[in-house]
Predicted 3D model of a 67-nucleotide RNA (Fluoride riboswitch aptamer (crcB RNA motif)) from a Pseudomonadota bacterium.
The organism belongs to Pseudomonadota, within Bacteria.
The coordinates come from a structure-prediction model, not an experiment, and the mean pLDDT is 79.

RNA sequence: UUGUGACACGGAGAUGGCAUGCCUCCCCGAAUCGCCGUGUUUCGCGGCUGAUGAUGCCUGCAGCGCA
Numbered sequence: 001u002u003g004u005g006a007c008a009c010g011g012a013g014a015u016g017g018c019a020u021g022c023c024u025c026c027c028c029g030a031a032u033c034g035c036c037g038u039g040u041u042u043c044g045c046g047g048c049u050g051a052u053g054a055u056g057c058c059u060g061c062a063g064c065g066c067a
Stems, first nucleotide, its partner, number of pairs: 010026004016058005022053001034048006
């Protein structure tokens, strides 16, 4: 100096916030940027679910009931 591996830090995980000694992934350019159908398929068109990666709480939205 180069390559590889591990760990730490940092970052990411389709709509907000906080928490977790949690999970997965990425780390010098990447992880990531939902699903289904169709077409002329790096994209266009139509349709659908969810505020979580997971759990808990809060906020927003929606539905029902009561006052």